RNA sequence: CCGUGCUAGAUGGGGAGCUAGCGGUGCCCUGUACCCGCAACCCGCUCUAGCGGGGUUGAAUUCCCUUUCGAGGGCGAGUGCUGUGGGACUCACGGCGACACGUGGUGUUGAGGGCAGGGUCCCGCGCGGCGGGGAGCUGUGAACCCGGUCAGGACCGGAAGGUAGCAGCCGUAAGCAGAAUUCCUCGGGUGACGUGGGAUCGCCUUGCCGGAGCCAACGAUCGACGCAGAGCCGGAGUACCUCGAUCGACAAAGGGUGCACGG
Numbered sequence: 001c002c003g004u005g006c007u008a009g010a011u012g013g014g015g016a017g018c019u020a021g022c023g024g025u026g027c028c029c030u031g032u033a034c035c036c037g038c039a040a041c042c043c044g045c046u047c048u049a050g051c052g053g054g055g056u057u058g059a060a061u062u063c064c065c066u067u068u069c070g071a072g073g074g075c076g077a078g079u080g081c082u083g084u085g086g087g088a089c090u091c092a093c094g095g096c097g098a099c100a101c102g103u104g105g106u107g108u109u110g111a112g113g114g115c116a117g118g119g120u121c122c123c124g125c126g127c128g129g130c131g132g133g134g135a136g137c138u139g140u141g142a143a144c145c146c147g148g149u150c151a152g153g154a155c156c157g158g159a160a161g162g163u164a165g166c167a168g169c170c171g172u173a174a175g176c177a178g179a180a181u182u183c184c185u186c187g188g189g190u191g192a193c194g195u196g197g198g199a200u201c202g203c204c205u206u207g208c209c210g211g212a213g214c215c216a217a218c219g220a221u222c223g224a225c226g227c228a229g230a231g232c233c234g235g236a237g238u239a240c241c242u243c244g245a246u247c248g249a250c251a252a253a254g255g256g257u258g259c260a261c262g263g
Base pairs, nucleotide, nucleotide: 001263002262003261004260005259006258009057010056011055012030013029014028015027020046021045022044023043024042034054035053036052037051038050063256064255065254066253067252068251072247073246075244076243077242078241079239080238081237082236084234085233086232089231090230091229093226094225096223097222098221101219102218103217104215105214106213113209114208115207116206117205118204119203120202121198122197123196124195125194126193127191128190130187131186132185133184134183135182137178138177139176140175146171147170148169149168154163155162156161
C1' cells in the first nucleotide's frame, strides 16, 4: 500500500411547548435517512442517555470534532395598522363676548358727545274722501178695486138742468229706471288734513354748543363655553419591515479516528 473479516459508531436533525431536569409520542421547520411494542389528564429515565427486541451498514465522500454559511423557530425592543380605556393639557372646528392691531367705511362740506324742536308711535274730536242705505231731482208708471176733468152713452126731471161715471187727457201712489249735483245716516285695511291729549327705547330730520375722531363689517388678538376629531398617557391584538441577543436543519471547508489476519 492492497485484500478479507470484525468492533466502536451510524441508521435523520432542529425549534417551540410540556417537565424539577433530559428525551420520546403529538405540533412546526428542514430533509429523505430500517422494522416491531409503549406513550399527552402521557411513556421511559436521573445529569447526560428515550426504554425493550431485531435488521442493514461499518474505519471512511458515509463516523467524530471545529469553523463558515444559513432555511426556520421562539424572546426582547422599534415602527405601522386596528380597536379600547383615561384625562386637568395643547391644537383644530363652531358660534358668543371683548378689543381696536390691520383692511375698509365715514368725518373740518364738522366726528363722538350734550341741549332743544319736528316726524315716525297711540287715543279722541273735527273735516274731507271712499263704500252702503235713505231722502230729494228727472223720467216712466194704475183697463177696474187713486185723484181732477170727464166726450160718447146711461139714469133722474115737464123743462132748465142735475147725478153717477167708462174711454181719453192731465197728475200722482206702490214699483221701475236714470243722473253732474244736494241733504241725512251708517261703516272702515280711508287721508304727504286740522286740533287736543298721551308716549318718548329706537329710527329719520332740523337748529345750537363744541372741536377730531368715530364705526365694528372682514381679518388679527384675547376670554369663557360648546363640540367631538387629532396630539398625550396606559394596555390589547396584528403586520411585514428594522434592530439586538439566542437556538439552529441542510450545505461547504479543515482536522481527527480502531482491531485481527493475509499479501